About this RNA:
A computed fold for an 87-nucleotide RNA from a Lysobacteraceae bacterium, annotated as c-di-GMP-I riboswitch aptamer. The sequence was found by an Rfam model in a public genome assembly. The source organism's lineage runs through Bacteria, Pseudomonadota, Gammaproteobacteria, Lysobacterales and Lysobacteraceae. The model forms 95% of the base pairs in the Rfam consensus. Rfam family: c-di-GMP-I riboswitch aptamer. Gene Ontology term of the family: cyclic-di-GMP binding.

[in-house]
RNA sequence: AGUUGUCAAGGGCAAACCCGUCGAAAGACGGGGACGCAAAGCCACCGAUCUUCCGGGUUCACACCCAAAGACAGCGGGGCUGCCAAU
Numbered sequence: 001a002g003u004u005g006u007c008a009a010g011g012g013c014a015a016a017c018c019c020g021u022c023g024a025a026a027g028a029c030g031g032g033g034a035c036g037c038a039a040a041g042c043c044a045c046c047g048a049u050c051u052u053c054c055g056g057g058u059u060c061a062c063a064c065c066c067a068a069a070g071a072c073a074g075c076g077g078g079g080c081u082g083c084c085a086a087u
Stems, first nucleotide, its partner, number of pairs: 002087004012037002017032006035074001041080003045077003049071002055066004
């Protein structure tokens, strides 16, 4: 330096769910909690997915449809960075 995560050590993160806060929502953050994770560390660049306040369309209305600029990195790909060990 490359590859790998079979072994060891020290550890790390934290799904669902519950409580609180923020948000129109999706969801985020904090606390509790552990399903899992070797990048479950970081980045919305590509695809997927979720939401629809505003906006557009239809409607007498209720409502329905369209639509990211919102969200998701624990959906896949890509980019950047990194601990330990084995080889």